[in-house]
Context: one part of a larger RNA
Molecule: small-subunit ribosomal RNA, 3' minor domain
Organism: wastewater metagenome
This record gives sequence, structure tokens and C1' cells, in this order.
RNA sequence: CAUCGCCCGUCGCUUGCUCCGAUUGAGUAAUCUGGUGAGCCUUCUUGACUGAGUAAGUAAUUACGAAGAAAAUUAAGCAAACCAUAUUACUUAGAGGAUGAAGAAGUCGUAACAAAGUUUCCGUAGGUGAACCUGCGGAAG
Repeated sequence: CAUCGCCCGUCGCUUGCUCCGAUUGAGUAAUCUGGUGAGCCUUCUUGACUGAGUAAGUAAUUACGAAGAAAAUUAAGCAAACCAUAUUACUUAGAGGAUGAAGAAGUCGUAACAAAGUUUCCGUAGGUGAACCUGCGGAAG
């Protein structure tokens, strides 16, 4: 770049924000309750095996045997870990929807700015694709 100006809203597009959201969503942690329960400690009943010693025997050996003891078993307790239910906290996916924001050379009109072609604005009520329109009251910016 000065009316071939400026400029308003709906709708559509793009971007990112916030919220809702079926999925009886998902994950992590903690706690409660209920199960399963390795392992540990004590206990019960046995007790392989070792065996001081005693007896018999010439001896090999046999019998008894104080005591020790692997392992198994019984009962009570402690208890890691796992499973399930519930509660709490944190994180997170999600078709779709809503809100307001920004952008552009999109769409529809042209509401405002000049007496902007119905002067504008404020309050209030109703209505309408959209800016808006109409009624009532008020102001002059």
C1' cells in the first nucleotide's frame, strides 16, 4: 500500500492444551484376610552306625552293653516365597466426545467502523446457519 480500506461470527482444515470416556482396562508398590508352604528351632517315637566296658572262648569271634549318633517319624512354634480376595497410593493405554487457544491465501454471508446504507451501545426477554434479529427500558461514547 489510506473504502478496490478495515473488520465480525458459524462451518471446514492443521497444531498443540485441558477435561470426560466403554474397555467391570492394564501395571507397580504397600497393607489386611484366606490358602499352599521350602527352610529353621524345640519336642515325640524309632534309630543305620560307632562303641568305653563286662561275660564266654587258646584265638578268630559271639552275646550283653554305659554313652554318642546319620537319617526317618510325631507335635507345637517361627517363617522366606508363591497363589487368591479386598482396600489404599502412584503411573499408564484408549475408539469417541467436549472446551477454550493459535494458524492460514479455505467456506458462507457482511454484523461493526462514514448518517456503514435499519445510528451505535448498555440492561433484560424471546428467536435464528452465522455474524445476528425482534420486543421493552435506558444512554450519547